The prediction has a mean pLDDT of 81. Transfer RNA from an Anaerolineae bacterium, 72 nucleotides, folded computationally.

RNA sequence: GAACCUGUAGCUCAAUGGUAGAGCAGUGGACUUUUAAUCCAUUGGUUGAGAGUUCGAGUCUCUCCAGGUUCA
Numbered sequence: 001g002a003a004c005c006u007g008u009a010g011c012u013c014a015a016u017g018g019u020a021g022a023g024c025a026g027u028g029g030a031c032u033u034u035u036a037a038u039c040c041a042u043u044g045g046u047u048g049a050g051a052g053u054u055c056g057a058g059u060c061u062c063u064c065c066a067g068g069u070u071c072a
Base pairs, nucleotide, nucleotide: 001071002070003069004068005067006066007065010024011023012022013021018055026042027041028040029039030038048064049063050062051061052060
C1' cells in the first nucleotide's frame, strides 16, 4: 500500500427493511440463623461516526474511524 472480516447494554452474542432482544453481570424482593445456591421482578442502548436510498434502516449504498486476518 491492497483485499477481506468485525463494530449492537458493563461482558458474550441475537435480530426476514416494519415495536432493538437473550444469557451473564447490576439493582430490588422472596427463601435461608447467615452466606452461597435457587426463584420472582426490574434498570441499563445516539446499534462506531457522518451522509444517501426508502413510507420506514441495526439491516441496503458511499465515505471516514477503530480492531483483526491475509497478500505485497

It matches the Rfam family "tRNA". By type it is a transfer RNA. The sequence is in RNAcentral, with records from ENA.